[in-house]
Context: one part of a larger RNA
RNA sequence: UAGAACACCUGAGCGUAAGACUUGGCCAGUACGAAAGGAACGACAAGUCGGCGCCUCUAGUGAGCGGUUAUUCGGCAGAGUACGCCGCGUAGCCACGCGCCAAGGGAUAAGAGCUGAAGGCAUCUAAGCUCGAAGCCCAACGCAAAAAGGUGUAGGGCUGAGGUAGAAGACCUCGUUGAUAGAAUCGGUGUGUAAGCAUCGAGACGAAAGUCGAGAUGUUGAGCACACGAUUACUAAU
Numbered sequence: 001u002a003g004a005a006c007a008c009c010u011g012a013g014c015g016u017a018a019g020a021c022u023u024g025g026c027c028a029g030u031a032c033g034a035a036a037g038g039a040a041c042g043a044c045a046a047g048u049c050g051g052c053g054c055c056u057c058u059a060g061u062g063a064g065c066g067g068u069u070a071u072u073c074g075g076c077a078g079a080g081u082a083c084g085c086c087g088c089g090u091a092g093c094c095a096c097g098c099g100c101c102a103a104g105g106g107a108u109a110a111g112a113g114c115u116g117a118a119g120g121c122a123u124c125u126a127a128g129c130u131c132g133a134a135g136c137c138c139a140a141c142g143c144a145a146a147a148a149g150g151u152g153u154a155g156g157g158c159u160g161a162g163g164u165a166g167a168a169g170a171c172c173u174c175g176u177u178g179a180u181a182g183a184a185u186c187g188g189u190g191u192g193u194a195a196g197c198a199u200c201g202a203g204a205c206g207a208a209a210g211u212c213g214a215g216a217u218g219u220u221g222a223g224c225a226c227a228c229g230a231u232u233a234c235u236a237a238u
């Protein structure tokens, strides 16, 4: 001196369909029309299709919990197999669920005009000017500077714990000055009251004593489970 890195910009440029449509009442039985008939501008309400996003509700799926059948192991308890069948079901993912998807500006097309000559008139056009589309350009949304944009900073990669990310790369968070993941505890959530023990128990057997006994109640909103949250450095990020 130049490049690389990080942060924030500029915005050359690129992309989009992010919107398209319908119906109803009002306007109004008005304007118009002899009558028959019958608008518009405008604001309002509802809906269909499409697009983007989300998971509070509803629905699906769903780890999990419970019931139950057959069978195997087993004294019970507890398990295996039949994705057995049935009931419920958190997170996540989702649609059948929920939310949003304007208005405006500029230049124009066909077209409507003004002024106006060539051509004393006339003429929207020749000079000039005003309007005028779901279309074009802005606006809106997304992407985005080059060995060649600007300003600032001094850092970046690998390795390690991971996920707001993900086919691989990439991306994002954290790495002891730490809650990144696991574990533990607590909370929350799901299921629905575990086992054991105690007290009963229709009855069966028995001369009696007593034995067996599905089940019920209590212990017990129990036991089990968790993809969620918090706390805690116990383990791993030294």
Base pairs, nucleotide, nucleotide: 005153006152007151008150009149013143014142015141016140019049020048021047022046023045024044026042032037050101051100052099053098054097058095060093061092064088065087066086067085068084069082070081071080072079073078104138105137106136111131112130113129114128160174161173162172163171180236181235182234183232184231185230186229187228188226189225190224191223196219197218198217199216200215203212204211205210
Model confidence (mean pLDDT): 80 of 100. A computed fold for a 238-nucleotide part of an RNA from Candidatus Rehaiarchaeum fermentans, annotated as large-subunit ribosomal RNA, domain VI. The RNAcentral record of the full RNA draws on ENA. Lineage of the source: Archaea > Nanobdellati > Candidatus Parvarchaeota > Candidatus Rehaiarchaeum. Its Rfam family is "Archaeal large subunit ribosomal RNA". Gene Ontology terms of the family: ribosome and structural constituent of ribosome. The family is grouped with related families in Rfam's "LSU clan".